[in-house]
RNA sequence: GAUGAACAAAGGCAACUCCGCCGAAAGGCGGAAGACGCAAAGCCACCGGUCUAAACCGCUCACGAAAGCGGCAUGACAGCGGGGACGCUCAU
Numbered sequence: 001g002a003u004g005a006a007c008a009a010a011g012g013c014a015a016c017u018c019c020g021c022c023g024a025a026a027g028g029c030g031g032a033a034g035a036c037g038c039a040a041a042g043c044c045a046c047c048g049g050u051c052u053a054a055a056c057c058g059c060u061c062a063c064g065a066a067a068g069c070g071g072c073a074u075g076a077c078a079g080c081g082g083g084g085a086c087g088c089u090c091a092u
Base pairs, nucleotide, nucleotide: 002092003091004090005089012038013037017032018031019030020029021028022027036079043084044083046082047081048080049077050076051075056071057070058069059068060067
């Protein structure tokens, strides 16, 4: 340096639940409690996928507003998969 994740060792992250805050929502942040699990479950939205639909567009409704329905990402998910760079230990 490359490959691998069996055997160890030191560790790391933290599912779910509750509370608060941000957000239209998805979701995010923090705290408490608590570990479903994870060899990158540390980082990055480049590709696919998934989630949400404020604004916008269309429809219904009455000339309107509101409300409802549908479409749609510029919003989100890295603990969905691929990919990128960084990285602990051991083995070969």

c-di-GMP-I riboswitch aptamer from Paenibacillus sp. FSL H7-0357, 92 nucleotides, folded computationally. The source organism's lineage runs through Bacteria, Bacillati, Bacillota, Caryophanales and Paenibacillus. RNAcentral records the identical sequence in 2 taxa. The sequence is in RNAcentral, with records from Rfam and Ribocentre. Its mean pLDDT, the model's own confidence on a scale to 100, is 87.